[in-house]
RNA sequence: GUUAGCUAAGGGCAAACCACUCGAAAGUGUGGGACGCAAAACCGCUGGCCUGGAUCCGGAAGUGAGAGGAUUUGGUAGCAGGGUUGCCUAA
Numbered sequence: 001g002u003u004a005g006c007u008a009a010g011g012g013c014a015a016a017c018c019a020c021u022c023g024a025a026a027g028u029g030u031g032g033g034a035c036g037c038a039a040a041a042c043c044g045c046u047g048g049c050c051u052g053g054a055u056c057c058g059g060a061a062g063u064g065a066g067a068g069g070a071u072u073u074g075g076u077a078g079c080a081g082g083g084u085u086g087c088c089u090a091a
Stems, first nucleotide, its partner, number of pairs: 002091004012037002017032004022027001035078001041084003045081003048076003053072005
C1' cells in the first nucleotide's frame, strides 16, 4: 500500500421512549436512555421514502367541507447506491 472484518484490545456512536427546544410539517438540537452499528464518521450526487407552509390546476349547478394533482419547500446519511476520510487486527 491492497484485500478482508472471523478473532482480540483500546475505544466510538446511539434506536425506541421520556423531558425541554426549534419547525407549517416531516423532522432537528440538548440531556437522560440503549435497539443496534466495522465506518450508525462526513457529504443530499442518483434512486427510494416522508412532509406540504405558499402558489396554481382539475372536479362539483352554487356555497361550505373533505379528498386529488402540479410547481416551489424541507427532511431522511440508522433506506439503498455513490464520493471523501479514519482506529485495530489478520493475510
A computed fold for a 91-nucleotide RNA from a Desulfobacteraceae bacterium, annotated as c-di-GMP-I riboswitch aptamer. Rfam family: c-di-GMP-I riboswitch aptamer. Rfam links the family to the GO term cyclic-di-GMP binding. The organism belongs to Desulfobacteraceae, within Bacteria. The coordinates come from a structure-prediction model, not an experiment, and the mean pLDDT is 77.